c-di-GMP-I riboswitch aptamer from a Eubacteriaceae bacterium, 85 nucleotides, folded computationally. The organism belongs to Eubacteriaceae, within Bacteria. Its Rfam family is "c-di-GMP-I riboswitch aptamer". Its family is annotated with cyclic-di-GMP binding in the Gene Ontology. Model confidence (mean pLDDT): 87 of 100. It was read from a public genome assembly, where an Rfam model found it.
[in-house]
C1' cells in the first nucleotide's frame, strides 16, 4: 500500500413504531425508540424502486402513460476510522 474483518479498543449510525412539523403523494425533518449496520459516511448525472400536484391520451375516469418529485438501510460509484488472524 492492497485485500480482509476479532465476541479487540475507541467511538459512530439508527429500522419498525409513537408524537409533532412540512409535502398533492412518495417521502423528509425534529424528539423518543433500537431491527439491524464495517461504510447504515457521501453521490439520485449508471441500473433499479416508489409517487403523480401537474401534463398527455380518450372509452371522460376510482383509467393508462409520463419526473421535473423522492429512495443511498436495493445494486453500483466514491472517500474514510481501527488492526487480531
Nucleotide at each position: 500500500c492492497a485485500g480482509c474483518g476479532a465476541u479487540a479498543a475507541a467511538g459512530g449510525c439508527a429500522a419498525a413504531c409513537c408524537a409533532g412539523u412540512c409535502g398533492a403523494a412518495a417521502g423528509a425533518c425534529u424528539g423518543g425508540g433500537a431491527c439491524g449496520c464495517a461504510a447504515a459516511g457521501c453521490c439520485a448525472a449508471g441500473g433499479g424502486u416508489c409517487u403523480u400536484c401537474c401534463c398527455u391520451u380518450u372509452u371522460u375516469a376510482c383509467a393508462a402513460g409520463g419526473a421535473u418529485g423522492a429512495c443511498a438501510g436495493c445494486c453500483g460509484g466514491u472517500u474514510a476510522c481501527c488492526g487480531a488472524a